The prediction has a mean pLDDT of 81. A computed fold for a 73-nucleotide RNA from a Nanobdellota archaeon, annotated as transfer RNA. The sequence was found in a public genome assembly.

RNA sequence: GUCUCGGUGGCUCAGUUGGUAGAGCGAUCGGCUGUUAACCGAUAGGUCGAAGGUUCGAGUCCUUCCCGAGACG
Numbered sequence: 001g002u003c004u005c006g007g008u009g010g011c012u013c014a015g016u017u018g019g020u021a022g023a024g025c026g027a028u029c030g031g032c033u034g035u036u037a038a039c040c041g042a043u044a045g046g047u048c049g050a051a052g053g054u055u056c057g058a059g060u061c062c063u064u065c066c067c068g069a070g071a072c073g
Base pairs, nucleotide, nucleotide: 001072002071003070004069005068006067007066010025011024012023013022019056027043028042029041030040031039049065050064051063052062053061
């Protein structure tokens, strides 16, 4: 330099055919318990790496760029 894969709550990851973004763990509050842990319930937390474009509508499609991993030279 070229190509491929990835970037989504604090962390690990889903999100299929474009249609109002979810789970587990973690956090907070409550229940239970003699206490802690475990267990049960609830709540908060993300405008999806950045900027444009297409579309009635984009995490998803297109373009450029940034970051990480890999392959080739």